[in-house]
């Protein structure tokens, strides 16, 4: 100097006026004015997980259902972060994946011989058996040669994503774990690790793959409904009608969806039909909080001290102009001019993942290359 990979933090700034809100404080005719403080994000988007809180009077057990899924560790928890470990891609920095195929069932199109009950299309052999020939014969048969009938055979080719262990030597008539040696693979220890796993030693000739985001199987996790949850005040209305069970020997309803068990329950319970009312006020922001140094920790993160309080509206405020700078593009007589700025708006609150996104900056890694 190019090219990549990971991460981080910005994403206008400042002043002035005037306008809107919400806290606190003084004043007051309780209408309001002064005075001080505050006022939309890194994702507020998605609603995909995980909690806090609230109800469901209690909130126990199986079943079904649903989610997770390498080991450790962290978190209030998790499907999330951290380390680490195996596979897979990458020259690398680094990116993606992870329970079990020997419990059992399904599937693997098409090509191909043939995808489990494997019996061979092209081919390979002729040692055996048979048939043909030809020589020899001591007339039992032997010799040699052909054929590929019978029989051997899975090493070579062929089809695919896969072909019944791989490569190399011996060996056989040609082959084949048929044998050997080294690699696969099972199975038993042996060292190190907390553990996933690593190394490494022995036996053994040895069950054909792959697919579990197909069914299923193991391990661990899961009570529902959600702020429109839920409280509290008022006010209205017809303290209505009607029909069925029932009154402790328990009708009928609550706990998700069953059972089981438990609970409510007697002028009761449930069904249907008719009517009033939805008005205010809190639930709303002091927290698994935020900054800062210190300490432990490979880390995620803990802990301890010191500060600070940083939006709350209720049909929805968080705004508008001016002027200066910044940043970016464009032109430029180098004095300057023009002109734009992404994704996008809080609703109960929090911890994460996922998407989005102009315009730049910072920081650390890896590969080439070039100089010193």
């Nucleotide at each position: 100097u190019g090219g990549g990979g990971c991460g981080g933090a910005c994403g206008c700034a400042u002043g002035a006026u005037c306008g809107c809100u919400c806290c606190g404080g003084c004043u007051u005719u309780c209408a309001u004015g002064c005075c001080g403080g505050g006022g939309a994000g890194g994702a507020a988007a998605g609603u995909c997980c995980g909690a806090a809180c609230a109800c469901c009077a209690c909130a126990g057990g199986g079943c079904a259902c649903g989610g997770u899924g390498g080991u450790u560790c962290g978190u209030a928890a998790c499907g999330c972060g951290a380390a680490c470990u195996c596979c897979g891609g990458g020259u690398a920095a680094c990116c993606g994946g992870g329970g079990g195929a020997a419990a059992g069932u399904g599937c693997c199109a098409c090509a191909g011989a043939a995808a489990a009950c494997a019996c061979a299309c092209c081919g390979c052999c002729g040692a055996u058996g048979g048939u043909c020939u030809g020589c020899c014969u001591c007339c039992g048969g032997g010799c040699a040669g052909a054929u590929a009938c019978a029989g051997g055979u899975a090493a070579g080719g062929u089809u695919g994503a896969a072909a019944u262990g791989g490569c190399g030597a011996g060996g056989u008539a040609a082959g084949a774990g048929c044998u050997c040696a080294c690699c696969g693979c099972u199975c038993c220890g042996g060292u190190g690790g907390c553990g996933a796993c690593a190394c490494g030693g022995g036996a053994g000739g040895c069950a054909g793959g792959g697919u579990a985001a197909a069914c299923c199987c193991c391990a661990c996790c899961g009570g529902g409904u959600g702020c429109a949850a839920g409280a509290c005040c008022a006010a209205a209305u017809a303290g209505g009608g009607a029909a069925a069970c029932g009154c402790u020997u328990g009708a009928g309803g609550g706990c998700u969806g069953c059972c089981c068990g438990u609970c409510c329950g007697a002028u009761g319970u449930u069904u249907c039909c008719g009517g009033g009312u939805a008005g205010g006020u809190u639930g709303c922001g002091c927290g698994a909080g935020g900054u800062g140094c210190c300490g432990g920790g490979c880390g995620a993160c803990c802990g301890g001290c010191a500060u600070c309080c940083u939006a709350g509206a209720g049909a929805a405020a968080u705004g508008a102009u001016c002027a200066u700078g910044g940043u970016c593009u464009g032109c430029u007589u180098c004095g300057g001019c023009a002109g734009a700025a992404a994704c996008a708006g809080a609703a109960u609150u929090c911890g994460g993942c996922u998407u989005a996104c102009a315009g730049g900056c910072c920081g650390c890694c890896c590969c080439a290359u070039u100089u010193u």